[in-house]
Context: one part of a larger RNA
RNA sequence: UGCAUUGGUGCCUGCGGGGAAGGAGCCUUUAGUACGAGAGGAACGGGGCUUCGUGGCCUCUAGUCUACCAGUUGUCUGACAAGGCAUUGCUGGGCAGCCACGCCGCAAUGGAUAAGAGCUGAAAGCAUCUAAGCUCGAAGCCACCCCUAAAACGAGGCACCUUAUGACUCUCAUAGAAGAUGAGGUUGAUAGAACUGGGGUGUAAGUGCGAAGUGCCUUGGUGCGACGCAUUCAGCCCGCAGUUACUAAUCGUC
Numbered sequence: 001u002g003c004a005u006u007g008g009u010g011c012c013u014g015c016g017g018g019g020a021a022g023g024a025g026c027c028u029u030u031a032g033u034a035c036g037a038g039a040g041g042a043a044c045g046g047g048g049c050u051u052c053g054u055g056g057c058c059u060c061u062a063g064u065c066u067a068c069c070a071g072u073u074g075u076c077u078g079a080c081a082a083g084g085c086a087u088u089g090c091u092g093g094g095c096a097g098c099c100a101c102g103c104c105g106c107a108a109u110g111g112a113u114a115a116g117a118g119c120u121g122a123a124a125g126c127a128u129c130u131a132a133g134c135u136c137g138a139a140g141c142c143a144c145c146c147c148u149a150a151a152a153c154g155a156g157g158c159a160c161c162u163u164a165u166g167a168c169u170c171u172c173a174u175a176g177a178a179g180a181u182g183a184g185g186u187u188g189a190u191a192g193a194a195c196u197g198g199g200g201u202g203u204a205a206g207u208g209c210g211a212a213g214u215g216c217c218u219u220g221g222u223g224c225g226a227c228g229c230a231u232u233c234a235g236c237c238c239g240c241a242g243u244u245a246c247u248a249a250u251c252g253u254c
């Protein structure tokens, strides 16, 4: 742009298209059964597991985690504290997220058939699976399953409303390259902040007490002091959840 319609919103149908979404193996049972003189020795069916491939997920396990917390070396900011730089300086942990080495799925069945096996049966008084007719028969085909699909020009259908609603602007994420999609917009928990919970790290600074040792005067006094304990399950931090309109979604435009 088209279809249809006065326009809009919501929900469908499925012509058609795509997929390989499954493949294989082992164990067990069937069963020491059928069969067979014995020796030996199955199968249909059922159950479990493994592996390859494939789809999804993050509860567990593991990885990552340049959000975060702690330790520590060199150097610099006069000292403490707090920090900068050195691959994130290095090291030890690590939530969410993302992920595999982790977890969960990926049957069965039906229909029409191929080669083939047959039934009935003439041409051809017999015979013959075939000529008419009929029954079976494969990991293959079609359906079932998953995704998509009214631009399917055969351009579809249903319900509701008849200025309803849509779009922009604005706060955002279960969405995201941009569009788009979805949640919300004060009749509000959409994002931020605050508080609470949960989680990470591992016990902050300051102060008090102790302290190996050491400096000075040197009768026991006075300084320094790594480090330890207490205050302290602390301090710091959070991409998580809840609560709360404190802040911003005001006002507006087509």
Stems, first nucleotide, its partner, number of pairs: 007161006016148004022052008035040001053106005061100001063098002068093005073086005095239001109143003116136004166254003170184004190248003194243004198238004206231005213224005
A computed fold for a 254-nucleotide part of an RNA from a Methanobacteriota archaeon, annotated as large-subunit ribosomal RNA, domain VI. Taxonomically the source falls in Methanobacteriota (Archaea, Methanobacteriati). The coordinates come from a structure-prediction model, not an experiment, and the mean pLDDT is 81. It matches the Rfam family "Archaeal large subunit ribosomal RNA".